[in-house]
A computed fold for an 82-nucleotide RNA from a Clostridia bacterium, annotated as c-di-GMP-I-GGC riboswitch aptamer. Lineage of the source: Bacteria > Bacillati > Bacillota > Clostridia.
RNA sequence: AUCGAAAAAGGCAAACCCGAUGAAAGUCGGGGACGCAAAGCCACGGGCCUACGGGAAAGCUAAGGUAGCCGGGUUACCGAAA
Numbered sequence: 001a002u003c004g005a006a007a008a009a010g011g012c013a014a015a016c017c018c019g020a021u022g023a024a025a026g027u028c029g030g031g032g033a034c035g036c037a038a039a040g041c042c043a044c045g046g047g048c049c050u051a052c053g054g055g056a057a058a059g060c061u062a063a064g065g066u067a068g069c070c071g072g073g074u075u076a077c078c079g080a081a082a
Base pairs, nucleotide, nucleotide: 002082003079004078011036012035016031017030018029019028020027021026034068040074041073042072044071045070046069047066048065049064050063053061054060
């Protein structure tokens, strides 16, 4: 360095509920744990989701979102085996 233990310490937190925010998707805070070895961070590629407007129509488009869909980039705790 790769790697990831029926290891230890520590971490994150799905569904659902409450509050805030947004047109929505969603996001943020609190509760809560299904899970996670990058479930830390970045919308770069693909995927998926979402108003008004555009469009004959289709999230097709401008725009917004999703990093817990995958890939990629980047940083990082611990240390058995190999």
The sequence was found by an Rfam model in a public genome assembly.